A computed fold for a 74-nucleotide RNA from a Patescibacteria group bacterium, annotated as transfer RNA.
RNA sequence: AGCGGCGUAGCUCGGUGCGGCAGAGCAGGUGGGUCAAAACCACCAGGUCGUAGGUUCAAAUCCUACCGCCGCUA
Numbered sequence: 001a002g003c004g005g006c007g008u009a010g011c012u013c014g015g016u017g018c019g020g021c022a023g024a025g026c027a028g029g030u031g032g033g034u035c036a037a038a039a040c041c042a043c044c045a046g047g048u049c050g051u052a053g054g055u056u057c058a059a060a061u062c063c064u065a066c067c068g069c070c071g072c073u074a
Stems, first nucleotide, its partner, number of pairs: 001073007010026004020057001028044005050066005
């Protein structure tokens, strides 16, 4: 330098052939539960979907550039 994969909640990830409410588990908080705890149950909070731009009525999803990590080739 070229090519490919990945980037979504604090962590691990799903969702991205077909554009249409951003989700799960764990962790956290509150309440229940218990003599007190733990397990368990209910509820709550937590997101510029890597960044910027484009297409579109509408983008995590499509297009372009860039950034970061990993790999392959030279």
Rfam family: tRNA. By type it is a transfer RNA. The organism belongs to Bacteria candidate phyla, within Bacteria.